RNA sequence: GCCCCGGUAGCCUAGCCUGGAUAAGGCGACAGCCUCCUAAGCUGUAGAUCCCGGGUUCAAAUCCCGGCCGGGGCA
Numbered sequence: 001g002c003c004c005c006g007g008u009a010g011c012c013u014a015g016c017c018u019g020g021a022u023a024a025g026g027c028g029a030c031a032g033c034c035u036c037c038u039a040a041g042c043u044g045u046a047g048a049u050c051c052c053g054g055g056u057u058c059a060a061a062u063c064c065c066g067g068c069c070g071g072g073g074c075a
Stems, first nucleotide, its partner, number of pairs: 001074007010027004020058001029045005051067005
């Protein structure tokens, strides 16, 4: 330098191919219940510029272009 994969909540992952109502799940955090207390268990709550910018569209996490970062391959 070229090619492929990935970037979504504090962490991990789905959703992307085939655009459509408030972006889902687990862990974690917080609060409550329970308990003598803690843990476990149960219930609830909060937390997302969907890596960045632009384009297409009535509408973009999703499609297109460029860039950044990480991983792998080729040279």
Molecule: transfer RNA
Organism: Nanobdellota archaeon